[in-house]
């Protein structure tokens, strides 16, 4: 770029000395010590591995199919925690763009439409973050 995740888990210490929580905008968190870095711990289960199913092909045997037998490679699904990564305050800590519902208000004699405004609601999207290719 592409693809899947992201309401859940899981921290102590030494060193360091002020800032951090991507951005803006709220709200936190922080001298009872902030990024940073090191060491042990720990969580998780994406890659490796691995238990089962099940789809598609490829070689072999064969006249052909079926079987078999070897074997690539998608989905699901089990388990394990030795490796690769990841992560360990608040949902990605919360809004930010757009759809949607609920209230309110403006216009109108009135309704409809149609505008505004508001929200511990839903769907979604950008952006980010990690893994894998």
């Nucleotide at each position: 770029c592409u693809u899947a995740u992201c309401c859940a888990g899981a921290g102590c210490a030494a060193c360091g000395g002020a800032g951090g929580a991507a951005u803006g905008g709220g709200u936190c968190c922080u001298g009872u010590g902030a990024a940073g870095u090191u060491g042990c711990g720990g969580c998780a289960a994406c890659c490796c591995c691995u238990c089962g199913g099940u789809g598609c092909g490829g070689c072999g045997u064969g006249a052909u199919c079926u079987g078999c037998g070897c074997u690539g490679u998608g989905c699901c699904c089990u388990g394990u925690a030795c490796g690769g990564u990841g992560c360990c305050a608040a949902u990605u800590c919360c809004c930010g763009c757009g759809g949607u519902a609920a209230g309110a208000g403006a216009u109108c004699g009135g309704a409809u439409a149609u505008c505004u405004c508001u929200u511990a609601g839903c769907c979604g999207a950008a952006a980010g973050a990690u893994g894998a290719g």